[in-house]
RNA sequence: GCCUCAAUGGACUAGCGGAUAGGUCGCCACCCUUUCAAGGUGGAAAUCGCGGGUUCGAAUCCCGCUCGAGGCA
Numbered sequence: 001g002c003c004u005c006a007a008u009g010g011a012c013u014a015g016c017g018g019a020u021a022g023g024u025c026g027c028c029a030c031c032c033u034u035u036c037a038a039g040g041u042g043g044a045a046a047u048c049g050c051g052g053g054u055u056c057g058a059a060u061c062c063c064g065c066u067c068g069a070g071g072c073a
Base pairs, nucleotide, nucleotide: 001072002071003070004069005068007066010025011024012023013022018056027043028042029041030040031039049065050064051063052062053061
């Protein structure tokens, strides 16, 4: 230098152009319990890496960039 893959709440992760962006763990409140743990119910938390474009509509498609992993030279 070229090519491929990944980037989504605090962590891990799902998501074939139209879902309220879902799940598990964690966090907060309440219930349960003499208390704790476990269990139950509810809640907060994601400008979907950044910037553009396509589209009526983009986490999803296209282009550039950043960062990480791998391959070729």

Transfer RNA from an Actinomycetota bacterium, 73 nucleotides, folded computationally. Rfam family: tRNA. Rfam classes the family as a transfer RNA. Gene Ontology term of the family: triplet codon-amino acid adaptor activity. The prediction has a mean pLDDT of 81.